[in-house]
Lysine riboswitch aptamer from Jeotgalicoccus nanhaiensis, 152 nucleotides, folded computationally. It matches the Rfam family "Lysine riboswitch aptamer". Rfam links the family to the GO term lysine biosynthetic process.
RNA sequence: GUAGAGGUUGCUCUUUUCAACAGUAAAGUAUUUCAGCAGGCAUGCGUUUAAGGAUACUUGAAAGGGACAAGAGCCGAAGGAUGAUACUGGCAGGUAUUUGUUCUGGGGUUCAGUUUAACAGGCUGGACACUGUCAGUUACAUGAUGCGCUAC
Numbered sequence: 001g002u003a004g005a006g007g008u009u010g011c012u013c014u015u016u017u018c019a020a021c022a023g024u025a026a027a028g029u030a031u032u033u034c035a036g037c038a039g040g041c042a043u044g045c046g047u048u049u050a051a052g053g054a055u056a057c058u059u060g061a062a063a064g065g066g067a068c069a070a071g072a073g074c075c076g077a078a079g080g081a082u083g084a085u086a087c088u089g090g091c092a093g094g095u096a097u098u099u100g101u102u103c104u105g106g107g108g109u110u111c112a113g114u115u116u117a118a119c120a121g122g123c124u125g126g127a128c129a130c131u132g133u134c135a136g137u138u139a140c141a142u143g144a145u146g147c148g149c150u151a152c
Stems, first nucleotide, its partner, number of pairs: 001152004007075001010074006017067002026059008036045003040091002078104005083098006105131002108128008132145004
C1' cells in the first nucleotide's frame, strides 16, 4: 500500500409510510376576571383602547425524536470534549464544517446526570457479564486495547 474480519440489533446517512407529538401550540368569536405578563439576561408588551388568566364554541399545525421497509456509504466505521471558521442571535446560547488537539475496540443490561411531549430515543459517566483482537498459559485464570489485528 491492497484485500479482509468482529455483529444477523456492527456504525452512519437518505427516502416512503405509520404511530406519537396533539385536539397541544396558535388563530377567531363571546363572556368573565385582573395589574401585571413574557424571558436565562438585556429588554419588550400592558394597566379601562384590558396585556395576561379562566370558561364555551369554531378552526387547527409543525420541528426535533421513534417504528417497519427500501436504498446508499463504510469497519475510527462512528460518537464525545475542546479549538478554529462560517451562519444565526441584542447577549448568553444554538447549528454546520474541519487531516487542529484529545478520549472511546464492539454491542447489551442496569444506575445516575442531561436532552426531549415522552417511562421512547440520543449523549456522558459508573457497575455487571458477554464478545472481537493481541500477549500469555498444558488449559483455565490474567493483562492490554483500533494509528489495533489477519493475509499478501